[in-house]
């Protein structure tokens, strides 16, 4: 150069065009002599720019990254 796979919240990690799972860690509570654990509740995300769609983490294109193969 070329193709292919993948980027998703501090971490791991699902996800089917409509409601953004879930655990772990953080914050608030419950509970407890103090605490562990364990229960409950909160906050927090779609690589960047475009297109299609009424609506896109999810379809399509580029670009960037990261792995891989072919040369």
């Nucleotide at each position: 150069g070329g193709c292919g796979c993948g980027a998703u919240a501090g971490c791991a990690a699902a996800g089917a065009g409509g409601c953004c799972a879930u655990g772990c860690c953080g914050c608030g509570g419950a509970u407890u002599g103090c605490a562990a654990a364990u229960c409950c509740g909160c906050u927090g995300a779609c690589g960047c720019c475009g297109g299609u769609u009424c609506g896109a983490a999810u379809c399509c294109g580029g670009c960037u990254c990261g792995c891989g193969c072919c040369u």
A computed fold for a 71-nucleotide RNA from Bacterioplanoides sp. SCSIO 12839, annotated as transfer RNA. It matches the Rfam family "tRNA". The organism belongs to Bacterioplanoides, within Bacteria. Its mean pLDDT, the model's own confidence on a scale to 100, is 81.